[in-house]
Context: one part of a larger RNA
RNA sequence: CGUACGAGUCUUGAGGGGCCAUCACCCUAGUACGAGAGGAUUGGGUGGUACGUGCCUCUGGUGUACCUGUUGUCGCGCUAGCGGCACGGCAGGGUAGCUAAGCACGGACUGGAUAAACGCUGAAAGCAUCUAAGCGUGAAGCCGUCCCCAAGAUAAGGACUCGGUGCUCCCUUCGGGUGAGCUGAAGACCCCACGAAGACCACGUGGUUGAUAGGCCGGGUGUGUAAGGGCAGAGAUGUCCUCAGCUUACCGGUACUAACGGUCGACGG
Numbered sequence: 001c002g003u004a005c006g007a008g009u010c011u012u013g014a015g016g017g018g019c020c021a022u023c024a025c026c027c028u029a030g031u032a033c034g035a036g037a038g039g040a041u042u043g044g045g046u047g048g049u050a051c052g053u054g055c056c057u058c059u060g061g062u063g064u065a066c067c068u069g070u071u072g073u074c075g076c077g078c079u080a081g082c083g084g085c086a087c088g089g090c091a092g093g094g095u096a097g098c099u100a101a102g103c104a105c106g107g108a109c110u111g112g113a114u115a116a117a118c119g120c121u122g123a124a125a126g127c128a129u130c131u132a133a134g135c136g137u138g139a140a141g142c143c144g145u146c147c148c149c150a151a152g153a154u155a156a157g158g159a160c161u162c163g164g165u166g167c168u169c170c171c172u173u174c175g176g177g178u179g180a181g182c183u184g185a186a187g188a189c190c191c192c193a194c195g196a197a198g199a200c201c202a203c204g205u206g207g208u209u210g211a212u213a214g215g216c217c218g219g220g221u222g223u224g225u226a227a228g229g230g231c232a233g234a235g236a237u238g239u240c241c242u243c244a245g246c247u248u249a250c251c252g253g254u255a256c257u258a259a260c261g262g263u264c265g266a267c268g269g
Base pairs, nucleotide, nucleotide: 001152005163006162007161008160009159010158011157015149016148017147018146021049022048023047024046025045026044027043033038051106052105053104054103055102059100060099061098062097066093067092068091069090070089071086072085073084074083075082076081110144111143112142117137118136119135120134166182167181168180169179170177171176187264188263189262190261191207192206193205194204195203212258213257214256215254216253217252218251219250222246223245228241229240230239231238232237
């Protein structure tokens, strides 16, 4: 820009893409077959491997500052308590998120037309012959079935819902005009607060008639019993107040802070 009014939501599927794997064991059955050794077709069931998709309840990883311990040194006048630096100083754990080695699921079932192959009927060629006419069976393969994208599929599809087709000027053959402006619907956008969305854009949520982010409050989670004081001990230290104190991304609540302010947008038949 188009899809001949402007929008919102939901769709059909022309067409395109993806997937398609494989093994072992058990039963059928030590059966058919075979002198024996051996050992099935078929049908049913179970469990794996690799691959793929999604997820984080569990098991773990990470988690650059959530908690704790601790070394050296410097600083806060000193003690105590803290802080800086030293690979996050080192070490022990760890929320959310992201993850695999963790968890769940998938290839199925089935229809159609076939290949090799196997057949029926059957002449040319009184026989024979699956083929010449005709009709079947038959693959992990082909076309579908399953999953994804998809109406720029210009043949531009469908359904539902919302809003409107108004005013002024100009021209006029008086019918009207694909001429200009105004109004600014439904709705949309810019902008702003953000996001388990994201390179940007897009997508999703919210914008005071508000829980969108931060703060605060409560909870959870993690760490592991703070500071200070009492008591015991010569002291290091232990013990009690104390399952304490602190706590990022998690869950909920609460307008305290920040979501200010603008723009576009309609019948030509």
The prediction has a mean pLDDT of 85. This is a predicted structure of a 269-nucleotide part of an RNA (large-subunit ribosomal RNA, domain VI) from a Planctomycetota bacterium. It matches the Rfam family "Bacterial large subunit ribosomal RNA". Its family is annotated with structural constituent of ribosome and ribosome in the Gene Ontology.